Predicted 3D model of a 1485-nucleotide RNA (small-subunit ribosomal RNA) from a metagenome.
């Protein structure tokens, strides 16, 4: 750096997601060493225990304990503060620090940068003093009270404790006279002197008081700065302010009284949530964005509230009063306590450590000092919590071992990997030695200052021995030994890695897409692979990526977004020149930005981590200096912008009045007679009580035909007969004034279509509801009769629309063409020009495209509303508005990976358009109704094998089931097997023959023979049998599959290189105009070529040549016969089979660029593809086949396989299909006569004779076929009957006899004769074929086959038609064009209720609970004020009282969560009900 997800596929919007970093983490699996560092993120929850702040005897009395030293005493002991010390007390200093947490605080807070009216203990400089007195008082001793914690009484006594005088430069007050305020001693030495012999005195330390300065620290003020919510818009009475008083250390409404009515808010007050804040962390490319642990600075707070007290400093974590919760003692009378210091402990919680050494360092408190004291610190432990380091060995090693896995069975992988050899030894073990971390203080020498002093005491310098928690640790050497050390997690894309078994939408997995329904690289295990590594991987959670909120750095016509419109305050922005300023701005200094952190460049640890010296950063605030372009300010000119005057034009511009034709409806009245009105057709309806039509007349109400336009006006809704009053605004032109007066536009005002709504009118048509009628499966709809509200005015609401060019306003600038409306010049017609305005093409441009394109969607400026994924939702809830209807503003919980835009291919359309097809239609015979044959469904069945089911299953696989087939189904038997190949063993020829049982199969039994080679042992070959490889299945899967095959469809299509177009999928070409049976061909064409299809080449067949002449053939000769090519013999014909000819719109006309097309034109057997076949493109239907055959993978192996024997596949209330014979005179029967083509034939056709009514049967003969032969062809034709009936139709069923085949004809064959003689008299809806030698109709023949169920298949020929205007329609097809929300592609997609289930969520009678605020009542402790009674001389005390006030109570409103019968809609959930509303003109756009 980007990747995956929408689609069939593009581009695009646009959301989710993922790679990455990181973290005080936590879970999971694993787990070697070290170094640095972190370590309750939750309940500011509750805490046993122990430690965390004491020191000082150089400030005092004193002396319980302890040591020691004197004394008394035999000894136990007892006396003595003397001396070391010191419990408790007085007093001094500390204890306001260090340590800990973030509950509170949105500002009393914090950062940053000023400031003024302050204090300041200990420190530091300087000046001065330290003099003389006093009275208490614990504590020790005696009483007492009390369980205790403690208290009371009395005696005595000390100070650096306290209180007076004195003195006071400087300090305070002051009316400028003056007044008024301190103090404290303590230790150390000592040469003179003196002396009550204590001591004075002198000197040094160390205190003291008082002043001045100073440093640090500390309190205040100001102004910037940095959360969220307007579904919080109005707060506020000490509130602003100002005098006077108090008050503080200080300024101050800080407090109080009196006066004034201020203050603060959209630059967002107040309120409501959240929150310690900052250096700085983390993350970015950066700008942001998240956080605020360790560490460092400020604050806040110390069980919850309040409170003062001391005191330099506190409103005080280990201090004190009071409430209040709680816990803990208790004698029930009363006490005591606060770990959010460190360790611990129990609750919470996914989760966070030892009730450890030590004061050796650093630091701090106290002390003169030695010392104490320090849970600050430093080490240690514990955790892989996290960053960094090292190891778990190394070289060599191929037989590429074994195993293990997979295999096409060759092999391949695991793999130099392992053994094996050879080394080396970090780490761990043992063993020895051993740091720095300490030097100060102490001692001594020595210099210096002090001093009378070589003491003391202070400093500098030399030398000394003393101090170590960590710790025998770091390191350092030795020794034995590869020894003691590797997992996680993933392998389907993204994402680096793949194979096999198990499973079978199950089990599971998943971060997104998504995998799993029998061949999973997605599950699980294995093998093998990739990452990373003492870790791995999961989940949290931040930033990144996300330009996905966009200052840097997007967007709004169609994807989310321009307010429906206009005016306008505030605000944002603003022409041109000059001057002046200097707020902004740029530039220089100088201050600050503590340190650490990150960066540079060195140092130390073996190296990073990590410590640590420099520097450089700190984008930032303040000062001040310049500078004057450029924005603002102040003046003061311009006219180009905007505006106002004249004059002129155009208009459905807006309000009021009035006034007209037409029309429909109504009503009178005539005329008039049966309909009328309606529709896709009806029907409701009106009409003989006279309708409708027609004529005159009235009457009311609403809208204005033509003109009329792609046209005008207007800020948008929106405005339309004419005529009048009244009134905005536009525009054109010339000329004159103003002198920026302008754009824009939040809040605000105003207008705003149509429906509605309110009062009052008015009402002709129309026409919600509403009634009938029709449709319909239903029809609460579409259509028809009706019909009210309205719709029309007034006057008042409402206030929204696809209020749309879905395009905000205003300004400048940018090629072009044509059309129109209005003006101008200069009179017209006419060109052509200037403005303003409406339009359609188009260029750059710009867009995702489609499109925009001087009326921009380009190219800039400046302002305003807007948007951030879909759905829930324009919904709740609050609020404002409104008679109501509702309307503005407007969420979340959930839920989904998508939703959307435009444009591309293709289905598809009850969209177009163009064209073929027996596809309608014109015909001509059928089917569907009969009876049978025959297939199938369905029944049935022991089975009734299996397969094929729209069209493309049903006379199909089957071109032929009595057994067999045969796959079913009883029942009986075999088990390496019914059949093959191999290998090893055994035994024998094999074959054959007889018998036994039994339905066969099968099983047992006897018996003959002894094969090839060799002398023979054995070998071969063959049979049996046993063991093994192997076997076998019409078992399953046609949705694993080849292959064959069926369909669109013999339809004319599919489609590829290059080149061009297009971001792209894709187009182009193949579209377009002809023209064709064709993508056939011509032409045109950003295409130009090609390939598979089409046609042609191949067969048959129509003509004629030529070759040949048997078995065919017979004109001529010539024999011959009842007859016959039957003979000689011919080579012409016909025929036969090979080879050639011909056919090409080639020739004529006509039309047409050509393609080509038309002609009762020629000419030719045949004419425009001559006839017919065989050929079947890319693909489609998971089409059909595992039962034809082959195949993978399940399955089965005494059986799902193989043998036999019977059944059965031919059942049968019934249904469907595809046939066949009728139904009948165009016929039927009798009889007689002629005409083929093509094929079969030796296990065969069979001639002819004979017998039989016939089927057939017996003799015998020809044919391996142009030679016999099956063979009669039939329909036709001729004649004779029947005469219209269920018949001389039709032949079904049945019942006798018979023939053939075949072991075998019962289940279950055909044929044949006799007999019988059904139904049925042309077939309902519906539906098939069929365009010529075609349909119809006649019969022939084959395959298969022992025989036939064949009416079926497949082939041959004989007779031999009718229609076709034409393409509106129905079906299917080809091309184009269109619409789509389909792409499993209309058998498509999809919406609502209604039913089930689950979630979240809204109302709710009510019920709980929290947090504020106001009112009242009462009020601890304390300070402040006050005070007559009792103490005291007094001071002043004690009590009393007052004013705040914390907590308490009471009541009444809001607000905010939580719960609830019952309710409302929402979502979500493979196969639930009703319908079919939206996508296609979705069938009512």
């Nucleotide at each position: 750096a980007g990747a995956g997800u929408u689609u069939g596929a593009u581009c695009c919007u646009g959301g989710c997601u993922c790679a990455g970093a990181u973290u005080g983490a936590a879970c999971g699996c694993u787990g070697g060493c070290g170094g640095c560092a972190u370590g309750c993120c939750u309940u500011a929850c509750a805490c046993a225990u122990g430690c965390a702040a004491g020191u000082c005897g150089a400030a005092c009395g004193g002396c319980a304990g302890c040591a020691c030293g004197g004394g008394a005493g035999c000894a136990a002991u007892c006396c003595u503060g003397g001396u070391g010390g010191c419990g408790a007390g007085u007093g001094g200093c500390g204890a306001a620090c260090g340590g800990g947490u973030g509950a509170g605080u949105a500002a009393u807070a914090c950062a940053u940068c000023g400031g003024a009216a302050c204090g300041u203990g200990u420190c530091c400089u300087g000046u001065a003093g330290u003099g003389g007195g006093g009275g208490a008082u614990a504590g020790c001793c005696c009483g007492g009270c009390g369980a205790a914690a403690g208290c009371c009484g009395g005696a005595u006594u000390a100070a650096u404790a306290c209180c007076g005088c004195a003195u006071a430069c400087g300090c305070u007050c002051u009316a400028c006279g003056g007044a008024g305020g301190a103090a404290a001693g303590g230790g150390g030495g000592g040469g003179a002197u003196c002396u009550u012999a204590g001591g004075a005195c002198c000197u040094c330390c160390c205190g003291c008081u008082a002043c001045a300065g100073g440093g640090g620290c500390g309190g205040c003020c100001g102004a910037u700065g940095g959360c969220a919510g307007a579904u919080u818009a109005g707060c506020u009475a000490g509130u602003u302010g100002g005098u006077g008083g108090g008050g503080u250390a200080a300024a101050g409404g800080c407090c109080u009284a009196c006066c004034a009515a201020g203050g603060c808010g959209a630059c967002g007050a107040u309120c409501u949530g959240u929150a310690g804040c900052u250096g700085g962390u983390c993350u970015g490319a950066g700008a942001g964005g998240a956080c605020g642990a360790c560490c460092a600075g400020c604050c806040a707070c110390a069980c919850u509230g309040g409170g003062a007290c001391u005191g330099a400093g506190a409103c005080a974590c280990g201090g004190c009063c009071c409430a209040g919760a709680c816990u803990c003692c208790u004698a029930c009378g009363g006490g005591a306590g606060g770990c959010a210091g460190c360790a611990g402990u129990g609750g919470g919680g996914a989760a966070u450590u030892u009730u450890g050494g030590a004061c050796a360092a650093u630091g701090g408190g106290g002390g003169a000092a030695a010392c104490c004291c320090u849970g600050a610190u430093c080490c240690a432990g514990c955790a892989a919590u996290g960053c960094c380091g090292c190891g778990u060995g190394u070289g060599u090693g191929a037989a590429g071992a074994a195993g293990g896995c997979c295999u096409u069975c060759g092999g391949g992988u695991u793999g130099u990997a392992a053994a094996g050899c050879a080394c080396u030894u970090u780490u761990g073990u043992c063993c020895g030695g051993a740091a720095a971390g300490a030097a100060a203080a102490c001692c001594u020498c020595u210099g210096g200052g002090u001093u009378a002093a070589u003491a003391c005491c202070c400093u500098g310098g030399g030398g000394g021995g003393a101090u170590g928690a960590c710790g025998g640790u770091a390191c350092c050497g030795g020794a034995a030994g590869a020894a003691u050390a590797a997992g996680c997690a993933c392998c389907g894309g993204c994402u680096a890695a793949c194979u096999a078994c198990g499973u079978g939408c199950c089990a599971g997995c998943a971060g997104c897409c998504g995998c799993g329904g029998u061949a999973a690289u997605a599950c699980g295990u294995a093998g093998g692979g990739u990452g990373c590594a003492a870790g791995c991987g999961u989940u949290a959670a931040u930033c990144g990526g996300a330009a996905u909120u966009a200052c840097u750095g997007g967007g709004c016509g169609u994807a989310a977004a321009g307010c429906g419109u206009g005016c306008g305050c505030a605000g944002g922005c603003g022409g041109u020149c000059c001057g002046c300023u200097a707020a902004g701005a740029c530039a220089g200094a100088u201050g600050u930005g503590a340190a650490a952190u990150c960066c540079c460049c060195g140092g130390g640890c073996u190296u990073a981590a990590c410590c640590u010296g420099g520097g450089a950063a700190c984008u930032g605030c303040a000062u001040u200096u310049g500078u004057g372009a450029c924005u603002g300010g102040c003046g003061g000119g311009c006219u180009a912008g905007a505006g106002u005057a004249u004059g002129g034009c155009a208009g459905a511009g807006g309000g009021g009045g009035g006034u007209a034709g037409a029309a429909u409806u109504c009503c009178a009245c005539g005329u008039g007679u049966a309909g009328c009105a309606g529709u896709g057709a009806a029907a409701u309806g009106c009409g003989u009580a006279g309708a409708g039509a027609u004529g005159u007349g009235g009457a009311g109400g609403a809208a204005u035909a033509c003109a009329g336009a792609u046209g005008g006006c207007g800020a948008a809704g929106g405005c339309a007969g004419c005529c009048c009053c009244c009134u905005g605004g536009g525009c054109c032109a010339a000329u004159a004034c103003u002198g920026a007066c302008g754009c824009u536009c939040a809040u605000g005002c105003a207008c705003g279509a149509a429906a509605g709504c309110g009062u009052g009118g008015g009402g002709a048509g129309c026409a919600a509801a509403c009634a009938g009628g029709a449709u319909u499966a239903g029809a609460u709809a579409c259509c028809c009769u009706g019909g009210u509200a309205g719709u029309c005015c007034a006057c008042g609401c409402c206030c929204u629309a696809a209020a749309c060019g879905a395009u905000g306003a205003u300004u400048a600038c940018u090629c072009g063409a044509c059309a129109u409306u209005u003006g101008c010049g200069a009179u017209a017609c006419a060109c052509a020009g200037c403005a303003a305005g409406u339009g359609u093409c188009u260029g750059a441009g710009c867009g995702a495209a489609a499109g925009c394109a001087u009326u921009a969607a380009g190219u800039a400026a400046u302002c305003c509303a807007c948007c951030u994924g879909g759905g829930a939702a324009g919904u709740a809830c609050g609020a404002c508005c409104g008679c109501a209807a509702g309307g503005u503003u407007g969420a979340a919980a959930c839920u989904c990976a998508a939703a959307g835009g435009a444009a591309u291919u293709g289905a598809c359309g009850g969209g177009u358009g163009u064209c073929c097809g027996c596809a309608c239609a014109a015909g001509c015979g059928g089917u569907g109704g009969a009876g049978c044959a025959u297939g199938u469904g369905g029944u049935u069945u022991a089975a009734u094998u299996c397969g094929a089911u729209g069209a493309u299953a049903c006379g199909u696989g089957a071109g032929g089931a009595a057994c067999c087939u045969u796959a079913c189904c009883u029942g009986g038997g075999c088990u390496a097997g019914a059949a093959u190949g191999c290998u090893g063993g055994u035994g024998g020829a094999u074959c054959g023959g007889a018998u036994c049982u039994g339905a066969a199969a099968g099983g047992g039994u006897c018996u003959u023979u002894u094969g090839u080679a060799g002398c023979a042992a054995u070998a071969c070959a063959c049979c049996g049998c046993c063991a093994g490889u192997a076997a076998g299945g019409u078992g399953c899967u046609g949705c694993a599959u080849g292959g064959c095959u069926g369909u669109c469809g013999u339809c004319a299509g599919c489609u590829c290189g290059u080149g061009c177009c297009g971001u792209g999928a894709g187009g182009u070409g193949u579209u377009g105009g002809g023209u064709u049976a064709a993508g056939u061909c011509c032409c045109g064409c950003a295409a130009c070529g090609a390939g598979c299809g089409c046609a042609a080449c191949c067969c048959c067949u129509a003509u004629c040549u030529u070759u040949a002449g048997u078995u065919g053939c017979c004109a001529a000769c010539a024999g011959g016969u009842u007859a016959a090519g039957c003979u000689g013999g011919g080579a012409a014909c016909u025929c036969u089979a090979a080879a050639g000819a011909a056919a090409c719109u080639g020739c004529c006309g006509u039309c047409g660029u050509a393609a080509g097309a038309c002609g009762c034109g020629a000419g030719g057997a045949a004419g425009g593809a001559g006839g017919g076949g065989a050929u079947g493109a890319u693909g489609u239907c998971a089409a059909g086949u595992c039962a034809u055959c082959a195949u993978g993978g399940c399955c089965u192996u005494u059986a799902u396989g193989c043998c036999c024997a019977g059944g059965g596949c031919u059942a049968c209330a019934c249904a469907c299909g595809u046939g066949c014979u009728a139904c009948a005179a165009u016929g039927g029967u009798a009889g007689g006569a002629a005409c083929a083509a093509a094929g079969g034939g030796c296990u065969g056709c069979u001639a002819c004779u004979u017998g039989g009514u016939a089927a057939c049967a017996a003799g015998c003969u020809g044919c391996u076929a142009a030679u016999c032969u099956c063979a009669a062809a039939a329909a036709u034709c001729c004649u004779a009957u029947c005469u219209c009936a269920g018949u001389u139709c039709g032949g079904a069923u049945u019942g006798a006899g018979g023939g053939c085949u075949g072991c075998a004809a019962c289940u279950c064959g055909c044929c044949c004769u006799c007999a019988u003689g059904a139904a049925g008299c042309u077939g309902g809806a519906a539906u098939c074929g069929c365009u010529a030698g075609u349909a119809a109709u006649c019969g022939u023949a084959u395959a298969u086959c022992a025989g036939c169920a064949a009416u079926g298949a497949u082939a041959c020929g004989g007779u031999g038609a009718a229609u076709a205007c034409g393409u509106u329609c129905c079906c299917g097809g080809a091309c184009c064009u269109u619409g789509u929300a389909c792409a499993c592609a209309c058998c498509g997609c999809c919406c609502g209720u209604c039913a089930a289930g689950c979630c979240a969520u809204g109302a709710a009678a009510g019920c709980c609970g929290g947090g504020g605020g106001g009112a009242c009542c009462u009020g601890a402790a304390g300070u402040c004020g006050g005070c007559a009674a009792c103490c005291g001389c007094a001071a002043g005390g004690a009590g009393c009282c007052g004013c705040c006030u914390a907590g308490g109570g009471u009541g009444a409103a809001a607000u905010c969560g939580g719960u609830a019968a019952u309710u409302g809609g929402g979502g979500c959930u493979a196969a639930g009900u009703c319908g079919u509303a939206a996508c296609a003109a979705g069938g009512u756009a």
Rfam family: Bacterial small subunit ribosomal RNA. Its family is annotated with structural constituent of ribosome and ribosome in the Gene Ontology.